[in-house]
Molecule: transfer RNA
Organism: Luteolibacter sp.
């Protein structure tokens, strides 16, 4: 150096272009329960890596860059 894949809440992870101003589990915070803690119920907080372009509509498609794996040299 060339190529392939991958990047979404704090953490793991769903998401075949419109029904998604993005959902699910754990964490966390608030209540409820309990004598009190666990547990269990209800609620809430909280993300699309960054820059461009296609498109009536982009997390989904393309192009770059930038992390990180990986195959070649």
């Nucleotide at each position: 150096g060339a190529c392939c894949c991958g990047u979404u809440c704090g953490u793991c992870u769903a998401g075949c272009g419109g029904u998604c101003u993005a959902g699910g589990a754990c964490u966390c915070c608030g209540c409820c329960c309990u004598u009190u803690c666990a547990c269990g119920g209800c609620g809430g907080c909280a993300a699309c890596a960054c820059g461009g372009g296609u498109u009536c509509g982009a997390g989904u498609c393309c192009c770059g860059u930038a992390c990180g794996g990986g195959u070649c040299g």